Overview:
The RNA shown here (transfer RNA) has 72 nucleotides and comes from a Clostridiales bacterium. Its Rfam family is "tRNA". Rfam's curators write: Transfer RNA (tRNA) molecules are approximately 80 nucleotides in length. By type it is a transfer RNA. Model confidence (mean pLDDT): 82 of 100.
[in-house]
RNA sequence: GGCCCGUUGGUCAAGCGGUCAAGAUACCGCCCUCUCACGGCGGUGACGGGGGUUCGAUUCCCCCACGGGUCA
Numbered sequence: 001g002g003c004c005c006g007u008u009g010g011u012c013a014a015g016c017g018g019u020c021a022a023g024a025u026a027c028c029g030c031c032c033u034c035u036c037a038c039g040g041c042g043g044u045g046a047c048g049g050g051g052g053u054u055c056g057a058u059u060c061c062c063c064c065a066c067g068g069g070u071c072a
Base pairs, nucleotide, nucleotide: 001071002070003069004068005067006066007065010025011024012023018055027043028042029041030040031039048064049063050062051061052060
């Protein structure tokens, strides 16, 4: 340098044009307990950046950045 894959809350991780952006875990609050842990209930918090297509983009296309794989 070419080609391929990936980038979503603190972490993991669904989603494949119209969702309140699901879930787990962590964190915070409450309940439970003599206390802690466990368990139960609730809450905060996310689409890498810039363009394009579309009535509408996390989702499709292009460029860039970063990570991984592969070829030379």